Predicted 3D model of a 105-nucleotide RNA (Guanidine-I riboswitch aptamer) from Yoonia maricola. Of the family's consensus pairs, 100% are formed in the model.
């Protein structure tokens, strides 16, 4: 340049911040304020993390009178993988989004 099934989504988790809660601390006090260099709920959350479900490709069988088709099951596959600074957005931040970029082997 091309060719390849190498795809998508949830639940979770590493991680991430403070919009709420909660904690702390002040106060003119049941409310206001400050604090994430506050363990924590609530949110966000992975191409390279973990797990399902689905698609997808390969092969057998099997129904249809018969077959390319259609369809169902069943196994087997769905590999590899090092990565910046800056920039977005949401309250803010993040292995989120640019971005399997840019770079490097």
């Nucleotide at each position: 340049g091309g060719g390849c099934a190498g795809g998508a989504u949830g639940u979770c988790u590493a991680g991430g911040g403070u919009u709420c809660c909660g904690c702390u601390u002040g106060c003119g006090a049941c409310g206001c304020a400050a604090g994430g260099u506050c363990a924590g709920g609530u949110c966000c959350g992975a191409g390279a993390g973990a797990u399902a479900u689905c698609g997808c490709c390969g092969a057998u069988u099997g129904g249809u009178c018969a077959a390319u088709c259609c369809u169902a099951a069943u196994c087997g596959g769905u590999a590899c993988a090092c990565g910046g600074c800056g920039g977005g957005g949401c309250a803010a931040a993040a292995u989120c989004c640019c971005g399997g970029g840019a770079g490097g082997c």